[in-house]
RNA sequence: UGGGUCGGUGAGACGGUCGCGUCGCGCACUGCAUGCGGUGUCGCGCCGAGGAACGUCCGGGCUGCGCAGAGGAGAACGGUGGGUAACGCCCACCCGGGGAGACCCGCGAGAAAGUGCAACAGAGAGUAGACCGCCGGGCUCGGUUCGCCGAGCCGGGUAAGGGUGAAAGGGUGGUGUAAGAGACCACCGGCGCCCGUGGUGACACGGGCGGCCAGGUAAACCUCGUUCGCAGCAAGGCCAGACAGAAGACGUUGACGCUCCUCGCCGAGUCUUCGGGUAGGCCGCUAGAGGGUGUCGGCAACGCCACUCCGAGAGAGAUGACCGUCACCGCCGAGUCCGCUCGGCGGGACAGAACCCGGCGUAUGAUCCGGCCCAUUCC
RNA sequence: GGGCCUGUAGCUCAGCUGGCAGAGCAUCGGACUUUUAAUCCGCGGGUCGCGGGUUCGAGCCCCGCCGGGCCCACCA
Numbered sequence: 001u002g003g004g005u006c007g008g009u010g011a012g013a014c015g016g017u018c019g020c021g022u023c024g025c026g027c028a029c030u031g032c033a034u035g036c037g038g039u040g041u042c043g044c045g046c047c048g049a050g051g052a053a054c055g056u057c058c059g060g061g062c063u064g065c066g067c068a069g070a071g072g073a074g075a076a077c078g079g080u081g082g083g084u085a086a087c088g089c090c091c092a093c094c095c096g097g098g099g100a101g102a103c104c105c106g107c108g109a110g111a112a113a114g115u116g117c118a119a120c121a122g123a124g125a126g127u128a129g130a131c132c133g134c135c136g137g138g139c140u141c142g143g144u145u146c147g148c149c150g151a152g153c154c155g156g157g158u159a160a161g162g163g164u165g166a167a168a169g170g171g172u173g174g175u176g177u178a179a180g181a182g183a184c185c186a187c188c189g190g191c192g193c194c195c196g197u198g199g200u201g202a203c204a205c206g207g208g209c210g211g212c213c214a215g216g217u218a219a220a221c222c223u224c225g226u227u228c229g230c231a232g233c234a235a236g237g238c239c240a241g242a243c244a245g246a247a248g249a250c251g252u253u254g255a256c257g258c259u260c261c262u263c264g265c266c267g268a269g270u271c272u273u274c275g276g277g278u279a280g281g282c283c284g285c286u287a288g289a290g291g292g293u294g295u296c297g298g299c300a301a302c303g304c305c306a307c308u309c310c311g312a313g314a315g316a317g318a319u320g321a322c323c324g325u326c327a328c329c330g331c332c333g334a335g336u337c338c339g340c341u342c343g344g345c346g347g348g349a350c351a352g353a354a355c356c357c358g359g360c361g362u363a364u365g366a367u368c369c370g371g372c373c374c375a376u377u378c379c
Numbered sequence: 380g381g382g383c384c385u386g387u388a389g390c391u392c393a394g395c396u397g398g399c400a401g402a403g404c405a406u407c408g409g410a411c412u413u414u415u416a417a418u419c420c421g422c423g424g425g426u427c428g429c430g431g432g433u434u435c436g437a438g439c440c441c442c443g444c445c446g447g448g449c450c451c452a453c454c455a
Stems, first nucleotide, its partner, number of pairs: 001375008012326007020048002023045004027040006050350001054361002057359005062232004066265002071260001074228005079093005094108001095106004109223002114221002116217002131162002133158003137154007170188006189213002191210008236283004245274006276454003290309005296303002328347008380451007389404004398435001407421004428444005
């Protein structure tokens, strides 16, 4: 310098004008229970979205289902160790795969517990299997140098070779044999059992024994282990006001939590459908497992401590537009001391809180910074 | 805001235990008819919403996006 890989930053700044919303103060009008409230084309002031506020895919807080416990069904997860309030998230490591490498990918338990499935092709698809081939036996025919040779048929042996397939039941070499075959042997690979060393562990390395050679699929049923009650702020609580109840089911032998069951406390209504009424106020509601900086512990995720920062919270729902200056990027033109300078034009995304957090996934214009790898050049 | 369902031909829907994607209507062509309709015969038409994964093989199983649709408050 070029290419690659991994991670982070950031979501323009300042000023002005107009507009929107909450709140506070004022003004005007107004209600009464006389110190509180209501309304506003009104005035002033403060404040006013995000890294994803999104998708609603997971996990928690919070709230209700009367409280507590055990089992089942159902669901989710799945290498090991750790982090966390918790997780299907994160970190580190192991194993497998990809890459020349930095690095990336993995829903990564069990297929020697059982059941199922594998179209088409193929002889045979899971208790393997004789289509071609190879081998020897019998019969018939033909040839013959009388040793045999060739062809056809019949019934056998054989998994070396060919062929089919996504997949054909270890590989190479030898012994062996009529031909062959883990049938046997050597080496290699896998599996199981035992032992040693290292590691918290997954596992790695080394040694011994056993011919044990067992295929794939669990994002098929299933088995094992771990975890999980169900619903959601339109949850739920308080106040005010209005109306009209009816039918069915269950229930003091126990209803009402997804279902069933058991024990104790506890002790009366619950659910569904149709119909009726209200579209009012307050709480829940935002300072929180919160952000930043620093010390310390830890490889890291993260934790402890100290300091510091944090003014949306709604009525179905407000935060936008324009102008000027500066900064950034692109294009064009001019100048140039080749470092840049000046002028003009254009550009700035994805998207928008509604109970709150922790993650994941997805969308996103442009800029900047850093680690590492490979190639090339120079010293 | 929260919860749930769904996507296959132009339209309405099937597709079971994963094994060459189908039916009806419509369109098009032919026959019948003077002609049209009806009827009969025949042909064509598919990104199985999109992308990735598991598997020998995916419309079907798993994951992530995209589109469409439905439901909800309080009182008695």

Predicted 3D model of RNase P RNA and transfer RNA as a complex of 455 nucleotides. It holds a member of the Rfam family "Bacterial RNase P class A". Gene Ontology terms of the family: tRNA processing, ribonuclease P activity and dimeric ribonuclease P complex. It is annotated as a ribozyme.